[in-house]
RNA sequence: CUUUCCGUUCGGGGGUGCCUUAACACAACGGGCUGAGAUCAUACCCCAUGAACCUGCUACGGGUAAUGCCGGCGAAGGGAGAAAGUGACAGUAUUUC
Numbered sequence: 001c002u003u004u005c006c007g008u009u010c011g012g013g014g015g016u017g018c019c020u021u022a023a024c025a026c027a028a029c030g031g032g033c034u035g036a037g038a039u040c041a042u043a044c045c046c047c048a049u050g051a052a053c054c055u056g057c058u059a060c061g062g063g064u065a066a067u068g069c070c071g072g073c074g075a076a077g078g079g080a081g082a083a084a085g086u087g088a089c090a091g092u093a094u095u096u097c
Base pairs, nucleotide, nucleotide: 001091002090004088005087006085008083009082010081011047012046013045014044017033018032019031020030053078054077055076060071061070062069
């Protein structure tokens, strides 16, 4: 000096469903399911080595009390990044012994 990694700082992207809860319907609080997250959020996940998330999809197969629950679709199409480091590993160059 450089690659990679690591966290850090600043910045950015994203989702929030299903069932239940007394009446005809809607439905707050609460409860149940999956999940990192289901709107106590200054949280959680993801930012190109990008299945975070969106589209295809009011679809297909399986399963469930029910669901975007699981699987395929998926090498598909989109999708949000920069900076510095007394950091770590390695490499390269120079100098000295």
This is a predicted structure of a 97-nucleotide RNA (TPP riboswitch aptamer (THI element)) from a Bacteroidota bacterium. The source organism's lineage runs through Bacteria, Pseudomonadati and Bacteroidota. The model forms 95% of the base pairs in the Rfam consensus.